Context: one part of a larger RNA
RNA sequence: GUGUGCUGAAGGAACUCGGCAAAUUUGCUCUGUAACUUCGGGAGAAGGAGUGACAUUAUUGGGAAACCAGUAAUUGUUGACACUAAAGAGGAAGAAACGACUGUUUAACAAAAACACAGGUCUCUGCGAAUUCGAGAGAAGAUGUAUAGAGACUGACACCUGCCCGGUGCUGUAAGAUGACGUGGAGAUGUAAAAACAUUGAAAUUAAGUUCCAGUAAACGGCGGCUGUAACUCUGACGGUCCAAAGGUAGCGAAAUUCCUUGUCGGGUAAGUUCCGACCUGCAUGAAUGGUGUAACGAUUUCUUCACUGUCUCCAGCACACGCUUG
Numbered sequence: 001g002u003g004u005g006c007u008g009a010a011g012g013a014a015c016u017c018g019g020c021a022a023a024u025u026u027g028c029u030c031u032g033u034a035a036c037u038u039c040g041g042g043a044g045a046a047g048g049a050g051u052g053a054c055a056u057u058a059u060u061g062g063g064a065a066a067c068c069a070g071u072a073a074u075u076g077u078u079g080a081c082a083c084u085a086a087a088g089a090g091g092a093a094g095a096a097a098c099g100a101c102u103g104u105u106u107a108a109c110a111a112a113a114a115c116a117c118a119g120g121u122c123u124c125u126g127c128g129a130a131u132u133c134g135a136g137a138g139a140a141g142a143u144g145u146a147u148a149g150a151g152a153c154u155g156a157c158a159c160c161u162g163c164c165c166g167g168u169g170c171u172g173u174a175a176g177a178u179g180a181c182g183u184g185g186a187g188a189u190g191u192a193a194a195a196a197c198a199u200u201g202a203a204a205u206u207a208a209g210u211u212c213c214a215g216u217a218a219a220c221g222g223c224g225g226c227u228g229u230a231a232c233u234c235u236g237a238c239g240g241u242c243c244a245a246a247g248g249u250a251g252c253g254a255a256a257u258u259c260c261u262u263g264u265c266g267g268g269u270a271a272g273u274u275c276c277g278a279c280c281u282g283c284a285u286g287a288a289u290g291g292u293g294u295a296a297c298g299a300u301u302u303c304u305u306c307a308c309u310g311u312c313u314c315c316a317g318c319a320c321a322c323g324c325u326u327g
Stems, first nucleotide, its partner, number of pairs: 001322008010313002014311001019308001027051005036041001038156001052078004056073007079083001091306007098298002103115002119154007131140003157293004162223003167220002169216004176211003182205002187200005224242005251285001252282001263279005
């Protein structure tokens, strides 16, 4: 000097991206316990008191008994600075985001808000099922049968889930249009003519598909401009006009989404780009690509308070190990 432990005056987060790390708390008995809530929880909430040894009295279990192991007391005595005397053994509270939850995951830099999940919805499938594997035989599905199986999306629960079928997709559709091979064979051409052979070939007929016409958004997706207007001003319930398939409904909103932006106002601080509550001017929110809430839960993320501390003011000492040094 480094590492690992231990101790520390006064202060107590002033440290730092951030209380990271450390400290606090910790067992048992009694007491006491809020908001909120899906009435189960929250809850060991929080907070408070006690805890040794000996004696006495009462008493439980086992045992034939001796005895062994306990329990209780407004009982008595007594010791210590310190009694779960060493060791082992929750710090707590408030507010918000996300995800309901237990669970799963990047073996060896990510454990999460990601995946899964119960629940919800849609589509396909009538059984030699759909779907999948295989060249095939065959197999899984399933020794199952629509309360079943497969695929897709969403993700407990509560309240809900608006408008658009123009585009893309899917489904339906005995008409019409288009439509290959094939069928067909009017004709035409070659060989001087005839016959024959060969070549070519119009009309007509002809599948799926496409087109056409409908349906369908918990299918992929989409959900506007400009302008005038009320007796101060501002705003615009109201009107005009253009475009569109329809012009974003309920909600929520500077948000895990807000560029301008440290928006503005309020709260907390002496002082707050973070945080909480509002506002709405939503660059570029929005309803199963789910919207908004939500008790419980979380080694998740953010903010605050109490307790606590060498994180710090500001470092010091001790122990052990290693390094350095001739030592």
About this RNA
The part of an RNA shown here (large-subunit ribosomal RNA, domain IV) has 327 nucleotides and comes from a wastewater metagenome. Its Rfam family is "Bacterial large subunit ribosomal RNA". Gene Ontology terms of the family: ribosome and structural constituent of ribosome. Model confidence (mean pLDDT): 87 of 100. RNAcentral holds the full RNA, with entries from SILVA.